Source information
RNAcentral holds the sequence, with entries from ENA. The RNA shown here (transfer RNA) has 73 nucleotides and comes from a Candidatus Omnitrophota bacterium.
Parts: sequence; structure tokens; C1' cells
RNA sequence: GGGGCCGUGGUGUAGCGGUUAACAUUCCUGACUGUCGAUCAGGAGAUCGCGAGUUCGAAUCUCGUCGGCCCCG
Repeated sequence: GGGGCCGUGGUGUAGCGGUUAACAUUCCUGACUGUCGAUCAGGAGAUCGCGAGUUCGAAUCUCGUCGGCCCCG
């Protein structure tokens, strides 16, 4: 330099172009318990790496760009 894959709550993942971006875990509060833990209930937390485009509508499609991993030279 060329090519491929990946980037979504703190973490790990899901999410055919169409209400509110879902699940687990973590964290907070409460219940339970003599206490802790476990368990149960509720809550907080991501405008989807960034920018642009297509579309009535984009996490999803297209282009550019940044970062990570792999392959080729």
C1' cells in the first nucleotide's frame, strides 16, 4: 500500500429499513434475613465510533473517515 471482519449502556452480547434500541451482568433503592450473602421487586444507565448521503423513515443500506484484529504484498 491492497483486501476482509469488527465498533451498540460500566462490561459481555442481541437487534428483517418502521411504536419506547432488547437480554445478561454491574450499580442504586426496597422486600426478605439476627447480619452478610443468596433470592425477589423496582429503578438508573447507550441519540448505536465520527461525518455525510439515500429514504416518508437508518443501529440496519451507500460513501468517506478514525480505531482494533486478521490476511496479502
Rfam family: tRNA. Rfam's curators write: Transfer RNA (tRNA) molecules are approximately 80 nucleotides in length. By type it is a transfer RNA.
Its mean pLDDT, the model's own confidence on a scale to 100, is 81.